[in-house]
Molecule: small-subunit ribosomal RNA
Organism: uncultured rumen bacterium
RNA sequence: AGAGUUUGAUCCUGGCUCAGGAUGAACGCUGGCGGCGUGCCUAACACAUGCAAGUCGAACGAGGUACUUGGAUUGGAGAUUCGUCAAAGAUCCUUUUACCGAGUGGCGGAUGGGUGAGUAACGCGUGGAGAACCUGCCCUUAUCUGGGGGAUAACAACUGGAAACGGUUGACAAUACCGCAUACGCUCCAUGGACCGCAUGGCCCGUGGAGGAAAGAUUUAUCGGAUAAGGAUGGCUCCGCGUCGGAUUAGCCAGUUGGCGGGGUAACGGCCCACCAAAGCGACGAUCCGUAGCCGGCCUGAGAGGGCGACCGGCCACAUUGGGACUGAGACACGGCCCAGACUCCUACGGGAGGCAGCAGUGGGGGAUAUUGCACAAUGGGGGAAACCCUGAUGCAGCGACGCCGCGUGGAGGAAGACGUAUUUCGGUAUGUAAACUCCUAUCAGCAGGGAAGAAAACGACGGUACCUGACUAAGAAGCCCCGGCUAACUACGUGCCAGCAGCCGCGGUAAUACGUAGGGGGCAAGCGUUAUCCGGAUUCACUGGGUGUAAAGGGAGCGUAGACGGAAGUGCAAGCCAGAUGUGAAAAUCCGGGGCUCAACCCCGGACCUGCAUUUGGAACUGUAUUUCUAGAGUACCGGGUGGGCAGGCGGAAUUCCUGGUGUAGCGGUGAAAUGCGUAGAUAUCAGGAGGAACACCGGUGGCGAAGGCGGCCUGCUGGACGGAUACUGACGUUGAGGCUCGAAAGCGUGGGGAGCAAACAGGAUUAGAUACCCUGGUAGUCCACGCGGUAAACGAUGAAUACUAGGUGUUGGGUGCCAUAGGCAUUCAGUGCCGUCGCUAACGCAGUAAGUAUUCCACCUGGGGAGUACGUUCGCAAGAAUGAAACUCAAAGGAAUUGACGGGGACCCGCACAAGCGGUGGAGCAUGUGGUUUAAUUCGAAGCAACGCGAAGAACCUUACCAGAUCUUGAGAUCCUACUGAAUACAGGGUAAUGCCUGUAGGCCUUCGGGACAGUAGAGACAGGUGGUGCAUGGUUGUCGUCAGCUCGUGUCGUGAGAUGUUGGGUUAAGUCCCGCAACGAGCGCAACCCUUGUCCAUAGUAGCCAGCAGUAAGAUGGGAACUCUAUGGAGACUGCCAGGGAUAACCUGGAGGAAGGUGGGGAUGACGUCAAAUCAUCAUGCCCCUUAUGAUCUGGGCCACACACGUGCUACAAUGUCGUAACAAAGGGAAGCGACGGAGCGAUCCUGAGCAAAUCUCAAAAAUAACGACCCAGUUCGGACUGUAGGCUGCAACCCGCCUGCACGAAGCUGGAAUCGCUAGUAAUCGCAGAUCAGCAUGCUGCGGUGAAUACGUUCCCGGGUCUUGUACACACCGCCCGUCACACCAUGGGAGUUGAUUGCACCCGAAGCUGCUGACCGAACCUGCAAAGGACGGAGGCAUCUAAGGUGUGGUUAAUGACUGGGAUGAAGUCGUAACAAGGUAACC
Repeated sequence: AGAGUUUGAUCCUGGCUCAGGAUGAACGCUGGCGGCGUGCCUAACACAUGCAAGUCGAACGAGGUACUUGGAUUGGAGAUUCGUCAAAGAUCCUUUUACCGAGUGGCGGAUGGGUGAGUAACGCGUGGAGAACCUGCCCUUAUCUGGGGGAUAACAACUGGAAACGGUUGACAAUACCGCAUACGCUCCAUGGACCGCAUGGCCCGUGGAGGAAAGAUUUAUCGGAUAAGGAUGGCUCCGCGUCGGAUUAGCCAGUUGGCGGGGUAACGGCCCACCAAAGCGACGAUCCGUAGCCGGCCUGAGAGGGCGACCGGCCACAUUGGGACUGAGACACGGCCCAGACUCCUACGGGAGGCAGCAGUGGGGGAUAUUGCACAAUGGGGGAAACCCUGAUGCAGCGACGCCGCGUGGAGGAAGACGUAUUUCGGUAUGUAAACUCCUAUCAGCAGGGAAGAAAACGACGGUACCUGACUAAGAAGCCCCGGCUAACUACGUGCCAGCAGCCGCGGUAAUACGUAGGGGGCAAGCGUUAUCCGGAUUCACUGGGUGUAAAGGGAGCGUAGACGGAAGUGCAAGCCAGAUGUGAAAAUCCGGGGCUCAACCCCGGACCUGCAUUUGGAACUGUAUUUCUAGAGUACCGGGUGGGCAGGCGGAAUUCCUGGUGUAGCGGUGAAAUGCGUAGAUAUCAGGAGGAACACCGGUGGCGAAGGCGGCCUGCUGGACGGAUACUGACGUUGAGGCUCGAAAGCGUGGGGAGCAAACAGGAUUAGAUACCCUGGUAGUCCACGCGGUAAACGAUGAAUACUAGGUGUUGGGUGCCAUAGGCAUUCAGUGCCGUCGCUAACGCAGUAAGUAUUCCACCUGGGGAGUACGUUCGCAAGAAUGAAACUCAAAGGAAUUGACGGGGACCCGCACAAGCGGUGGAGCAUGUGGUUUAAUUCGAAGCAACGCGAAGAACCUUACCAGAUCUUGAGAUCCUACUGAAUACAGGGUAAUGCCUGUAGGCCUUCGGGACAGUAGAGACAGGUGGUGCAUGGUUGUCGUCAGCUCGUGUCGUGAGAUGUUGGGUUAAGUCCCGCAACGAGCGCAACCCUUGUCCAUAGUAGCCAGCAGUAAGAUGGGAACUCUAUGGAGACUGCCAGGGAUAACCUGGAGGAAGGUGGGGAUGACGUCAAAUCAUCAUGCCCCUUAUGAUCUGGGCCACACACGUGCUACAAUGUCGUAACAAAGGGAAGCGACGGAGCGAUCCUGAGCAAAUCUCAAAAAUAACGACCCAGUUCGGACUGUAGGCUGCAACCCGCCUGCACGAAGCUGGAAUCGCUAGUAAUCGCAGAUCAGCAUGCUGCGGUGAAUACGUUCCCGGGUCUUGUACACACCGCCCGUCACACCAUGGGAGUUGAUUGCACCCGAAGCUGCUGACCGAACCUGCAAAGGACGGAGGCAUCUAAGGUGUGGUUAAUGACUGGGAUGAAGUCGUAACAAGGUAACC
């Protein structure tokens, strides 16, 4: 520091996800040691048991026990409930000391310890204030400590109660209680003066009066007590600033705000009360709701920030819930009291007891959190004079890998690279120096010995611990996660969209580096992973540090309030600002430097830091403020021209419609075509007149005006703003603008008018599968006017307003100036409005003085897509609806711009038997053949639009053959290897069988070192064979197709952020990316063309088996001869736009012509670019993997592939007279030895007999046919047509039944030119005619070749199909057979409404009202003081009563919130459901608001 993920690819926007760190953690697997930390985050849920606050006898009285002194009684007496004690005695009294547990009294139980429920608050933090306060114990100073009184607990007696707990009477003590004296610099009242403070006020020195203290103990050292003053410590109160979210909480508040007077408090204060006034708070967010203890700090981060508030420390709050006070220096009190509520426990039912959020511990809750431990040795606390006691504070130990830190599980050598394991191409490779083995060492753990510091004498829980030493054994000590990318690390097997994985992208449908296992590897390590949460990455809320034309985002527009910001100069002030000083910012923490535990973690010391707040001193540039000026911003006045700016009134013509009348007659109208409609009752058309409403052609223009919406005939009136010009004036008066107010298209609403045309709804006619649409005929609201409402639009420049600056060019509108000059032009300037363009900006497109540039100010708005501009709430509205405006849930994208393709019922250009023009067919018939379907035991398999279907198959009777039935074999039909036996192998014959298999016989070898070998057979065991079994979507090879279409690319350069572009586009031209020209391109490659074969002309050479002009010669080129011709087969020539003319750009090239056998690639063939179709083929072959192995292999017989209601393709033969039949000519190219087969003979014929010749330019197949000529037929189902059938034959073959071909005779079906539709062909072509060949025993209407005869037509490119180039649009990229929308149906999820129901919380009103404080009262009660001889009275206090306040409770009525609810609304998701086709192309009616 980044990475993955939207796309075919790219750039951008933007979300999601990951890598890091952290935790009081939990879970899974695993687990050796030690140190230091840390451990109920949930139920502030309930708690058994023990402990956590006592202490003081030097405050006090009494009792008990033990000891001691003296005395009395006494001598087994006695004491005691009992047990028991008692001769070293017992009992009682006294005395001493110690102890015990109660009591009075004092101090302490307000600290320590726990928890975080409440609290949004002066609670906390920080800084101040207290002249408005208190402070026990402690310290300092001064003074005092005199003299009295009356009670009471304990105790005893009696007594109530189950208990808790009491009651009455009696006695007694104090440092308990109460008077008195005395007293200050104390308090109060009155009063004089000095000084100080921001104010209230404070302080000091006086005078007079009034009031207020005390306690003693003791070992004689001291410890106490009282008053006053001060200090220290601790507390209390007040104030400035800071301190979460929600405005779908906007108004709140009656003690409320203030005053006067009083009460109360330690103290100020509405803190409380009476009266008076009506204030106070709030957009700088009151009130309400939700959430939350706050901070030092902790985590993260570069920082700014963000999150958190465990442990440690400070503050606050709380102690079962709520209320209350008492005591006290301090509490409204965790281990105190009273009351109320809930709960638990005891009970004799009358009544009582309790409060672990102290330490342990229990139950419960929970994913989850420890011992009912030791000690007061240390530190600290309480009491005490002290000894000492208490202390679950604390110090330690225990448990937990919960965290951090440290250590170990060995080190060195060791290659036969062992075994095993995994894999393998079987060779090897990996694990791997790893192990074994040899040597060495001992950290930890274990054993033994010694043994601390922690305490300045003693005293040590920890602890026989830390630590040290010794001996001993490599022994006792390694796991977890991951290995597709991100992200370090790969193979095998299993599985087969299953099981599963997954943080994101995604993996898995038979070869998974992604699942599971194994081997190997990577990472970390006593841990490793997962989950949860936080920060980071995320500049993804942007202060640092973002944006708003099109990605989310500029308010529809203006005016303007608060606010924010603001021109030039001078002066003052000092709030902001800057600098210095001071105080504070606790400690701990962090950082730096040292030090101590062996190191580290940890601990200690010092420094820095704590960016803050406050006080104070100084400064004055900037901001602010006050004031004095200025004119450049802004404004006012004057003059001028321009203007569809607004409002009101009036006027005008054209057109539509209607009405009246005339002319006139059968149609009009409308459409793609029609129909509905109108019209003989006279339409349409036409003429004249009239009515009425609405809108204003031409001018008219990216021209004008207005803030926007918007504004268009003409005239008049009223009125607004802008601009130009020149002076004068005001003197910053400015900009923006949250709320607010106003304006605001169309549609819509209300009331009243108006209504010609147009026209939602509606009706009808068409179209259509349907057509609630598009088209047509009608037609109502509405459109128009007046007055209101509404307040939205793709209200758009998708661009807020204002100001300044920043190259140019060219139009246009309004005004001004100058010059030339008068048609006008040129230059310049201000204000508008357009286009192009530099810099700059931008993701790109683009913007570019009218900015989207450079800056400043203010406002508005955005933060992934969907849900959703929806729900709820609120405001507005008559309604429609508008404004504001979420969440649950769901997805990993949604999106912008540009690129390359593909596509378009987009455009332009071009080509092709593509159409057109022609010729002939198919589709109808019969038959042949292939396919589908059906059938079947089987009808083997494949091919499927073009590009499957006379295709694989160039030939299924057996074989072929893969299918079926039956039979047979199992190392196999054939291949390699091994063992044993045999000797052959092989040939022939026989038996048997449906046939193979099976059985029998005969003939019949070689080499040798004599072991045997070669070879073969039989038998056996496995390794293996075999498979036309599967997968063409695992493959090779081969092939089809687009398409013989003209395209497809590369290098370098250039342009672009990039994908890419350029080149290859453009202008011409061509069959062609063929060529030329131009050009940021220049070149090149694969294709095109050419080179190859064939055909057409000529020449040369060569003449046999071919030829014969001339010569000889014949029945015959048979023969001699010839080498001219034909022909054959070799080599050449020839054609190149070479020549001419015209066109073209002087080019390429085109048109025409000459010559030529051939002319513009002469004809034909071979040749098929990059690629597309997961195209075809595992059944030609090869091949991975899977499957079968007495069978899915092999053999045999028979059957099937030939079936047949039907459908389709491809063909043959026809339907006849351009014909049929009969008689007679002329080819080319091929084949031939298991062959072609002549002549001759037989047969009507197929064919047969014989067999010459020929391995073939020699012989043969072989007859060419159409044609020609002549004859017959005479338009008929025929002398057409030949199916089907009968019969007799022929041929091939082991065999023609299923199931071959041919022949003769006989029979003689359909069919009389073929619907919709569709195919081929542009010249030696179509059409037509025959011939040959391959396969093949036989079988062709098929296929492949060959020649014969031999046409018609092409105006042309509008249309159909296919293709090419350029361009355009795109939401497509699996690429239009694309994408995609909505309803409905089903499943599931969350959510809104909902008659209501149930809780929670809260407001208000009323009722009741405990405890308690206060006040009043107090006939009853009372020791202290006063009076009094006494009785008694007084003072004072109390019980009781009354009153205010008030917790809980009750009743009623509202608000908010949560859960739930029949039914219901929409939404999201889901594999292939239904219906349509809305959108994306002109998406087939342009789309959208």